[in-house]
Molecule: transfer RNA
Organism: Patescibacteria group bacterium
RNA sequence: CGGGGUGUAGCACAGCCUGGUUAGUGCGCUUGUUUAGAAAACAGGAGACUCGGGUUCAAAUCCCGCCACCCCGA
Repeated sequence: CGGGGUGUAGCACAGCCUGGUUAGUGCGCUUGUUUAGAAAACAGGAGACUCGGGUUCAAAUCCCGCCACCCCGA
C1' cells in the first nucleotide's frame, strides 16, 4: 500500500442477508422480599447499536466515508 472480516449494555453473544412491536439472551451490577447473617431463590430496576453523511414515511439493518482491532498478500 492492496484485499477480506469484525465493531450492539461492564463481559460474551443474537438480531443485519429479507428495513417496520418498547433492540433481546446469559453472566455481571443494583433495589426489594426471604435469612440471625450470607449464599441460593423470587419480584423489580439501571445500562448499548464506533463515528459522520446519504437513501427512505421509517435505518442496528441498505449505500458512501472515517476510525479501531484481527487475518491474508505485497